This is a predicted structure of a 358-nucleotide RNA (Bacterial RNase P class A) from Desulfomonile tiedjei DSM 6799. The organism belongs to Desulfomonile tiedjei, within Bacteria. Its Rfam family is "Bacterial RNase P class A". Rfam links the family to the GO terms dimeric ribonuclease P complex, tRNA processing and ribonuclease P activity. Rfam classes the family as a ribozyme. Model confidence (mean pLDDT): 78 of 100.

RNA sequence: CUGGGGGGACGAGGCGAUCGCUGACAUGAAAAUGUUGGAGGAAAGUCCGAACUCCAUAGGGCAGAAUGCCGGGUAACGCCCGGUGGGGGUAACCCCAAGGAAAGUGCCACAGAAAAGAUACCGCCUCUCGAACGGGAGGUAAGGGUGAAAAGGCGAGGUAAGAGCUCACCGGUUUUCGUGGUAACACGAGAGCCUGGAAAACCCCAUUCGGAGCAAGACCAAAUAGGGAAGCGCUUGAGGAUGGCCCGUCCGAUGCUUCCGGGUAGGUCGCUUGAGGCGACGGGUGACCGUCGUCCCAGAGGAAUGAUCGCCGCCCGUUCUUCGGGAACAGAAUUCGGCUUAUUGUCCCCCCGGACUC
Repeated sequence: CUGGGGGGACGAGGCGAUCGCUGACAUGAAAAUGUUGGAGGAAAGUCCGAACUCCAUAGGGCAGAAUGCCGGGUAACGCCCGGUGGGGGUAACCCCAAGGAAAGUGCCACAGAAAAGAUACCGCCUCUCGAACGGGAGGUAAGGGUGAAAAGGCGAGGUAAGAGCUCACCGGUUUUCGUGGUAACACGAGAGCCUGGAAAACCCCAUUCGGAGCAAGACCAAAUAGGGAAGCGCUUGAGGAUGGCCCGUCCGAUGCUUCCGGGUAGGUCGCUUGAGGCGACGGGUGACCGUCGUCCCAGAGGAAUGAUCGCCGCCCGUUCUUCGGGAACAGAAUUCGGCUUAUUGUCCCCCCGGACUC
């Protein structure tokens, strides 16, 4: 100089002025005024895990779902950290649903003889027919051929030809012992076996899981229906209509009044102090944890969180000035911990490869 790998921060900017919106508090009789707070790294998807609330629940099982190497972190997790094993890359580093195919069922396109407890197209060998090419019967699976994958590899013995048929070595796998490690596992030695793939096909095994969600739920409470209690009344008339009132007239017994209760509209709470943020120190490889100090940081009406101007800053047209343009994804609604997805541009740190120079 160039190419690449990993991690992090900021995130649409900063300052000032003016005019607005909104939560809380203070003053005020009110109008209003003042002080102070006012979106995000994802507030999103609602995919996991919790807190909280209500319902259900002796205990257990079926069904269903999720998870699936080991150790650790955490309130918990399907998340995170550190390892093991496997795969990719020269490397930094990245990726992996990583139990069981020797419980059972099913599947493996095309090609091929045969795709799983087998088989034989060419070939090889033996016998036989035949003058010969060749035909028939049998053996075989070393070689050829097919395929993504062919029943361990290779050598020797063996044989008519061959074959783990036998043996040595190698490979794989199961297991025993030893050593190291908390463990997964690694290494070494011995023994048995030679078993195709695929469980992100069904399935089997192990572990975990009750349901609904702040529109949860709690309280206050106009109104209506139905309910309860007390009193009055039922032709000797409670009460109502007419009417200013009385008489009168009409209605009137499934009635009238009061209270309780009920719970709609409406209101209040839940509501934001929390597994909380920041800083220092300490422990740990790390995720994370501990101690001390400090801070209070939206809580709504599904509705606020803005606008204009000036100066400065970033990027582009253009090297500077000037001028013009641009600045993503998005946007709280009970609250946390994760994951995933969207995202412009700038900056910082660590590491690997290549070329050149000193």